A computed fold for a 414-nucleotide RNA from an uncultured Planctomycetaceae bacterium, annotated as Bacterial RNase P class A. It matches the Rfam family "Bacterial RNase P class A". By type it is a ribozyme.

RNA sequence: GCAGUGAACAAGGUGGUCGCUGGUCGCGAGCUUGCUCGUGGCGAGAGGAAAGUCCGGGCUCCGCAGGACAGGGUGAUCGGUAACACCGACCGGUCGCGAGAUCAGGGAAAGUGCAACAGAAAGCAAACCGCCCGAACUCCGGCAGGCCUAUGUCUGUCGGCGUCGGGUAAGGGUGAAACGGUGCGGUAAGAGCGCACCAGCAGCCGGGGUGACCCGGUUGGCUCGGCAAACCCCACCCGGAGCAAGGCCAAACAGGAAGCAGGCGGCGCAAGCCGCCGCGGUCUCGUCCGGACCGCUAUCGACUUCCGGGUAGGCCGCUUGAAGCGUCGGGCAACCGGCGUUCUAGAGAAAUGACCAUCGCCCGUCGCGAAAUUCGCGCGGGAACAGAACCCGGCUUACCCGUUCACUGCCGGU
Numbered sequence: 001g002c003a004g005u006g007a008a009c010a011a012g013g014u015g016g017u018c019g020c021u022g023g024u025c026g027c028g029a030g031c032u033u034g035c036u037c038g039u040g041g042c043g044a045g046a047g048g049a050a051a052g053u054c055c056g057g058g059c060u061c062c063g064c065a066g067g068a069c070a071g072g073g074u075g076a077u078c079g080g081u082a083a084c085a086c087c088g089a090c091c092g093g094u095c096g097c098g099a100g101a102u103c104a105g106g107g108a109a110a111g112u113g114c115a116a117c118a119g120a121a122a123g124c125a126a127a128c129c130g131c132c133c134g135a136a137c138u139c140c141g142g143c144a145g146g147c148c149u150a151u152g153u154c155u156g157u158c159g160g161c162g163u164c165g166g167g168u169a170a171g172g173g174u175g176a177a178a179c180g181g182u183g184c185g186g187u188a189a190g191a192g193c194g195c196a197c198c199a200g201c202a203g204c205c206g207g208g209g210u211g212a213c214c215c216g217g218u219u220g221g222c223u224c225g226g227c228a229a230a231c232c233c234c235a236c237c238c239g240g241a242g243c244a245a246g247g248c249c250a251a252a253c254a255g256g257a258a259g260c261a262g263g264c265g266g267c268g269c270a271a272g273c274c275g276c277c278g279c280g281g282u283c284u285c286g287u288c289c290g291g292a293c294c295g296c297u298a299u300c301g302a303c304u305u306c307c308g309g310g311u312a313g314g315c316c317g318c319u320u321g322a323a324g325c326g327u328c329g330g331g332c333a334a335c336c337g338g339c340g341u342u343c344u345a346g347a348g349a350a351a352u353g354a355c356c357a358u359c360g361c362c363c364g365u366c367g368c369g370a371a372a373u374u375c376g377c378g379c380g381g382g383a384a385c386a387g388a389a390c391c392c393g394g395c396u397u398a399c400c401c402g403u404u405c406a407c408u409g410c411c412g413g414u
Stems, first nucleotide, its partner, number of pairs: 001410009012359007020045002023042008047385001051396002054394005059242004066289004071238005077089004091105001092103004106233002111231002113227002128172002130168005136163002139160009180198006199223001201220008246316004255307005262277006278296006323342008361382004366378005
């Protein structure tokens, strides 16, 4: 100097004028004594993602939130946290020269299933070419012998082509992948068939580590792919609904239809009350069991379904927090603790804005100056993604112009 990796910060600054919303302290008025209106001072007012609604919670409600099944979620280890699928450290796999990145990271000899085409064969197999053997069969040839006047024929043996039978998985081919690799021996030809070394797997032992796991030694069989973000198996975890939750005040109305559940005993003049068994219904995803509560007969009835009507106004929830900042201590870190300090939107159809000036940042095949890729001045242009709505911790996605720190590789110089 160039090219990268990881992290933090920022998202224009300053001043003026006008405007909007809340808080707080005064003043004045109205009046229902608790609100409304006006006005003045002080102070505050949209993000790093407010987005997605993908996770986890706080909070609120549902009468136990009980057990089992179903269903759903997670998946190396150890820590952090209110909790998590998040964060940190670290182990292993994969990628990268490297700094680093990434992983839906338990199980494929429990079972089922999938893999186009090519190939003999893609999960327990398999033989296309090839190699070896054969006392099998046909044909051809040589040799020897027998028969035969000759032609020829029979037997034995050797060789060759072909067919068939047997052995083989070393060599070749197909494929992303074909049942360990290299070498030597052995064999009819081969093969871990045997041996040496290596890799892998399993058993045992030793060392390091909280652990996942790593290192070393020894023995052995020689050595059964991929996919589980396929079904499945294993381990652990899981009530549900959600601020349109929920609570208070005020106001208004009109109900109708259908469905379903029994007896016994006691008290009582009756109405009715109590107890037991049984039945019906409700209990914020489904089924079953348990439990709690409500109802069970006639003019009823808890509840369920359908049709129809009224109100939808105001207040709370609503912002002081698992909070921010500084400092000290602990920890490799995430983070935790102590002390100090600060209050930093709360709208309610939705406020946080508009204008002017100036400075800054970036770009330009523009002009000028200087020797110049560089700097300065002038001119022109640009500034993204995008708006809180109960709150918080994450993840993911979008993005203009940058700043700082640490580290890696390459080139050159000293």